[in-house]
């Protein structure tokens, strides 16, 4: 060159056959217990889902490009 994966909150990750409010732990704020600090309990906040199109009545999910990151291979199909 060639073939495969993977990209969703600040980290990890879930998200069935496209279907209505995109969810969860940690983290960070808040509040509660505590002499106090950590566990541990309650609660709030925060992603328009890598990027531009397509196709649908709806797209995170599905097609095509297009980037990044990873793994196999390297003349063999």
């Nucleotide at each position: 060159g060639g073939g495969g994966g993977c990209u969703u909150a600040g980290c990890u990750u879930a998200g069935u056959u496209g279907g209505u409010u995109a969810a969860a732990g940690c983290a960070u704020c808040c509040g509660g217990c505590u002499c106090a600090u950590a566990a541990c309990c309650g609660g709030a906040g925060g992603a328009u889902c890598c990027c531009a199109g397509g196709u649908u009545c709806a797209a995170g999910u599905c097609c095509u490009g297009g980037a990044g990151c990873c793994c196999c291979u390297a003349c063999c199909a």
Overview:
Transfer RNA from a Pseudobdellovibrionaceae bacterium, 77 nucleotides, folded computationally. The source organism's lineage runs through Bacteria, Bdellovibrionota, Bdellovibrionia, Bdellovibrionales and Pseudobdellovibrionaceae. Model confidence (mean pLDDT): 80 of 100. Rfam family: tRNA.